[in-house]
Model confidence (mean pLDDT): 81 of 100. The RNA shown here (SAM riboswitch aptamer (S box leader)) has 95 nucleotides and comes from uncultured Jeotgalicoccus sp.
RNA sequence: CUUAUCAAGAGUGGUGGAGGGAUGUGCCCUUUGAAGCCACGGCAACCGUCAUUGCGACAAGGUGCCAAAUCACCGGAUUCACAUCCAUAGAUGAG
Numbered sequence: 001c002u003u004a005u006c007a008a009g010a011g012u013g014g015u016g017g018a019g020g021g022a023u024g025u026g027c028c029c030u031u032u033g034a035a036g037c038c039a040c041g042g043c044a045a046c047c048g049u050c051a052u053u054g055c056g057a058c059a060a061g062g063u064g065c066c067a068a069a070u071c072a073c074c075g076g077a078u079u080c081a082c083a084u085c086c087a088u089a090g091a092u093g094a095g
Base pairs, nucleotide, nucleotide: 001095002094003093004092005091006090011040012039013038014037015036019029020028021027024073025072026071041066042065043064046062047061048058049057050056070089075086076085077084078083
């Protein structure tokens, strides 16, 4: 850079000791213990394996993930409003 997906799903213990949720605003989580690290576990099914015209099945391996819709909004369209859709940005995979 290209492309696909992003309202589903899944956490305990140890260590650590004040932050975390990308950025701004809001809101939220957190000393009833944040981030990070370690161990074990789980979710999902992009790559993968098997099968197939296609729909599919599986989870040993490579990634990813395990508060809240990508937490919401911050641009645009429709709308009195609620709300819906699109875009941008971001994350992840594959190339």
It matches the Rfam family "SAM riboswitch aptamer (S box leader)". About the family: The SAM riboswitch is found upstream of a number of genes which code for proteins involved in methionine or cysteine biosynthesis in Gram-positive bacteria.